[in-house]
RNA sequence: GCCGCCAUCGUCUAGUGGUUAGGACGUCAGGUUCUCAUCCUGGCAACAGGGGUCCGAUUCCCCUUGGCGGUA
Numbered sequence: 001g002c003c004g005c006c007a008u009c010g011u012c013u014a015g016u017g018g019u020u021a022g023g024a025c026g027u028c029a030g031g032u033u034c035u036c037a038u039c040c041u042g043g044c045a046a047c048a049g050g051g052g053u054c055c056g057a058u059u060c061c062c063c064u065u066g067g068c069g070g071u072a
Stems, first nucleotide, its partner, number of pairs: 001071007010025004018055001027043005048064005
């Protein structure tokens, strides 16, 4: 250089066209407890960036950025 794969809450991940973008851990508040831990309830928190297609895009297409792998 060329080819392929990946990018979603703080972390790990589900979601492949119409979802309230879900779950686990974490975190915050409350309950329980003499206190801490455990346990229970609730809250906050995310689609790498730009463009295109579409009535509608996290999802499909193109480019860029970053990471990983293959290839002479």